Predicted 3D model of a 352-nucleotide part of an RNA (large-subunit ribosomal RNA, domain IV) from Kamagatella elastica. The coordinates come from a structure-prediction model, not an experiment, and the mean pLDDT is 87. It matches the Rfam family "Bacterial large subunit ribosomal RNA".
[in-house]
Context: one part of a larger RNA
RNA sequence: CCAUUGCUAAGGAACUCGGCAAAAUGACCCCGUAACUUCGGGAGAAGGGGUGCCCUUGAGAGUGAAGUCAUACGACGUAAGCUUUUGAGGGCCGCAGAGAAAAGGCCCAAGCGACUGUUUAGCAAAAACACAGGUCUCUGCUAAGUUGAAAGACGAAGUAUAGGGGCUGACGCCUGCCCGGUGCUGGAAGGUUAAGGGGAAGUGUUAGCGGUAACGCGAAGCACAGAACUUAAGCCCCAGUAAACGGCGGCCGUAACUAUAACGGUCCUAAGGUAGCGAAAUUCCUUGUCGGGUAAGUUCCGACCCGCACGAAAGGCGUAACGAUUUGGGCGCUGUCUCGGCAAUGGACUCG
Numbered sequence: 001c002c003a004u005u006g007c008u009a010a011g012g013a014a015c016u017c018g019g020c021a022a023a024a025u026g027a028c029c030c031c032g033u034a035a036c037u038u039c040g041g042g043a044g045a046a047g048g049g050g051u052g053c054c055c056u057u058g059a060g061a062g063u064g065a066a067g068u069c070a071u072a073c074g075a076c077g078u079a080a081g082c083u084u085u086u087g088a089g090g091g092c093c094g095c096a097g098a099g100a101a102a103a104g105g106c107c108c109a110a111g112c113g114a115c116u117g118u119u120u121a122g123c124a125a126a127a128a129c130a131c132a133g134g135u136c137u138c139u140g141c142u143a144a145g146u147u148g149a150a151a152g153a154c155g156a157a158g159u160a161u162a163g164g165g166g167c168u169g170a171c172g173c174c175u176g177c178c179c180g181g182u183g184c185u186g187g188a189a190g191g192u193u194a195a196g197g198g199g200a201a202g203u204g205u206u207a208g209c210g211g212u213a214a215c216g217c218g219a220a221g222c223a224c225a226g227a228a229c230u231u232a233a234g235c236c237c238c239a240g241u242a243a244a245c246g247g248c249g250g251c252c253g254u255a256a257c258u259a260u261a262a263c264g265g266u267c268c269u270a271a272g273g274u275a276g277c278g279a280a281a282u283u284c285c286u287u288g289u290c291g292g293g294u295a296a297g298u299u300c301c302g303a304c305c306c307g308c309a310c311g312a313a314a315g316g317c318g319u320a321a322c323g324a325u326u327u328g329g330g331c332g333c334u335g336u337c338u339c340g341g342c343a344a345u346g347g348a349c350u351c352g
Stems, first nucleotide, its partner, number of pairs: 001347008010338002014336001019333001027051005036041001038170001052092012067076003093097001105331007112323002117129002133168007145154003171318004176248003181245002183241005190236003196230002202224004208217003249267005276310001277307001288304005
């Protein structure tokens, strides 16, 4: 010097990103216990007191000898004795009586998530996932869906109070407006539209005919190519649907101080953000402004609203209980610190 451990005057978080670590609390009995609350909780809330040994004694419980009564069962004996529980009084010792060990620190306020659970085996345990509950949607049974090349299997030896999928996430109060775009569902008049059906006109070939010839015309057959017409879903189209994907404005003016604008005008839109919340896990400017707490507070709490860029099941706002969760404050406590010091054990060092 390193690791582990013990002690430390005075102070007591001044340390530090942060009380990290350590200290402190701790058992049992008694007293006592707030806000809030879903009336269950909160709660071991908080905060206090007691605890050893000896003697005397009260009460309770268990057992119940000898002996007595009794034919027997059994009863008395019984205020005995022994065992045990719990009180009362008195005394004794030590610094200390749950004498060692083992054994909650507590409170206040706020965020998030209701809760118990689950998770990154090996840097993350959480506010993430799940959850009961809510809602939408698909599925009538050879179900939908999943798996497989198929047979088949699962779903399910179930049957819409069932099963699959999506979103939300206890509970309370609620969940506004927009269907123009995209999706989905329904509609079938019209437009468009495939293969198939259909087969007009045409082309090649040539028996034949015409022609002196070159060449022209050219039936049937065979072959090529193929117009009209006919014809489904889909798309166009018409409706519905947002707890479907999603979206939810701008400018100008106006009140008898000023400021502000209940009010008016205008443009655009499918409709222009309702309730509630709001410098927020969201606020750039920003350490916004005011209040609280501190001697002093970029954090915190309460307000304000100018929301760069909250907002209603990618739910909004509350909420008792819960949390190895996050943030701020307080009490207790301490070597975290002022600021160090001392000691023990094992290393390090020397020898083997």